[in-house]
Context: one part of a larger RNA
């Protein structure tokens, strides 16, 4: 490279949006003939190689004849398919209207709890362990009552619930605002799915400037434990977590599972709708979240309408372990680094 592959053995980019590409609904009508399939013509140097017949005493070997497949060209008609063009359909796709559940953004507001600060009562111990001890206290702690500050983070409801691409989102309210879902059926009339590169968000940890700084807590120093203890326990305690603004670009970014569509079912759950006068309970429809478990599938394990069935259509990626996500070289970064990414040599 053909091939084969990617839940757990090497392999799905963390995510979605989209550019160029390569693909593309329906048994509508018509148009051209690029592909497409056919006919015949031209050409593909001899040798080779098949086939047939000859010739060396056979055979290798030579000779002499044919030919199949297959390239390229132009050429005549075909016209299902794909394609061009035209002209029409409504499933898929968008879009108005009505509804419904929550997500982001930003402002405001709130109580519980800790911590400190000042006041009051009070008078010796608190506080921590396995047991101590460092620590706090008579300059009055610890406890208790009223006040006042800060700063993070929202108890219960809370669910195998809900939303968002993903990361992620939970204390109330107002404000803007993207998406999804149902129900009715109006418009438009394939305008789609994918998608390299590119831009775009993107946990947490560390990074830059300015605020903050209660709790907690790397580092760091005391005290225990140990043979030692650069740990675990214990008192303290700086970066760090908070907030705007910027950089960074990565996680076992996991469902270790790219995107769409199609293919038995049972029993639950979110959300909306319809029948029954109404609620409620049921039913059925459908959308979302699980469980189970048939047919296939799988080395097993397990997967099974939320696929690891069966297909399609792109796109990433992998091709023994190690060395190595390493080492040059470059992009990009303040730096931490990230991204690309070998090889020698070993089993």
């Nucleotide at each position: 490279u053909u091939g084969g592959g990617c839940g757990c053995a090497a392999a799905g980019c963390a995510u979605a949006u989209g550019u160029a590409g390569g693909u593309g609904g329906a048994u509508u009508u018509u148009u051209u003939u690029a592909g497409u399939a056919c006919g015949a013509c031209a050409u593909c140097a001899a040798a080779u190689c098949c086939c047939a017949g000859g010739g060396c005493u056979c055979a290798a070997c030579c000779c002499u004849g044919g030919a199949c497949a297959g390239g390229c060209g132009g050429u005549g008609g075909a016209a299902a398919c794909u394609a061009c063009a035209a002209a029409g359909c409504u499933g898929g796709a968008a879009u108005a209207c009505g509804g419904u559940a929550g997500g982001g953004c930003a402002g405001a507001g709130g109580g519980a709890a800790u911590u400190u600060u000042g006041g009051g009562u009070g008078g010796a111990g608190c506080a921590g362990u396995g047991a101590a001890a460092u620590g706090c206290g008579u300059a009055g702690a610890g406890a208790u009552c009223g006040a006042a500050a800060a700063g993070a983070a929202c108890a219960c409801a809370a669910a195998c619930g809900a939303c968002a691409a993903a990361a992620g989102c939970a204390c109330u309210c107002u404000g803007c605002u993207g998406g999804g879902c149902c129900a009715a059926c109006a418009c438009u009339g394939a305008a789609a799915a994918u998608g390299a590169g590119a831009g775009a968000c993107a946990a947490a940890a560390a990074u830059u400037a300015g605020g903050g700084g209660a709790g907690c807590g790397a580092a760091u120093g005391g005290g225990a434990u140990u043979u030692g203890a650069u740990a675990c326990c214990c008192a303290a305690g700086u970066a760090a977590u908070u907030c705007u603004a910027g950089a960074u670009g990565u996680a076992a970014a996991c469902a270790a599972u790219g995107a769409u569509a199609c293919u038995a079912g049972g029993c639950g759950u979110u959300g909306u709708g319809c029948g029954u006068c109404u609620c409620g309970a049921c039913c059925c429809a459908u959308u979302c979240a699980g469980u189970u478990g048939u047919a296939g599938c799988u080395u097993a394990c397990a997967c099974g309408u939320u696929a690891a069935c069966c297909a399609u259509c792109u796109c990433g990626c992998c091709u023994g372990g190690g060395g190595a996500g390493u080492a040059c070289g470059u992009u990009c970064g303040c730096g931490a680094g990230c991204a690309u990414g070998a090889a020698a040599c070993u089993c």